A computed fold for a 94-nucleotide RNA from a Gammaproteobacteria bacterium, annotated as Glycine riboswitch aptamer. It was read from a public genome assembly, where an Rfam model found it. The coordinates come from a structure-prediction model, not an experiment, and the mean pLDDT is 76. Of the family's consensus pairs, 82% are formed in the model.
RNA sequence: CAGGUUGACUCUGGAGAGAGGCCGCCCGAUCACCAUCGGCACGCGGCACACCGAAGGGGCUAAAGCUCUCAGGUAACCGGACAGAGGGGUGGUG
Numbered sequence: 001c002a003g004g005u006u007g008a009c010u011c012u013g014g015a016g017a018g019a020g021g022c023c024g025c026c027c028g029a030u031c032a033c034c035a036u037c038g039g040c041a042c043g044c045g046g047c048a049c050a051c052c053g054a055a056g057g058g059g060c061u062a063a064a065g066c067u068c069u070c071a072g073g074u075a076a077c078c079g080g081a082c083a084g085a086g087g088g089g090u091g092g093u094g
Stems, first nucleotide, its partner, number of pairs: 009086005018049001021047005026039005050074003056070001057068003
C1' cells in the first nucleotide's frame, strides 16, 4: 500500500405463547362529605394461575435451534437468535 476476515453500524427477512382473570388507579351518576351504583373502552400499576422461548443468563466433559425458564415475553407496535446484502456524492434522462 492492497486484499481478506471479525466486530460495530445500515437495510431486508425473522418463530412461539392468555387481545385471558381478579383488584386498584381511572370514567360517569347520586351526593355537602363519607359512601353507593354502573363502566372498565383506552391507559398505568399490582396479584394469582396458565403458557412461550430465537435478546441475555443457568446446566450438560466442551458446545448447541438441546435443556431449565432467573430475567424477558404471550393482538399490534417494540424486541428477536439467526440469515442475506451493504463505498459515498452530484448532474441529466426515463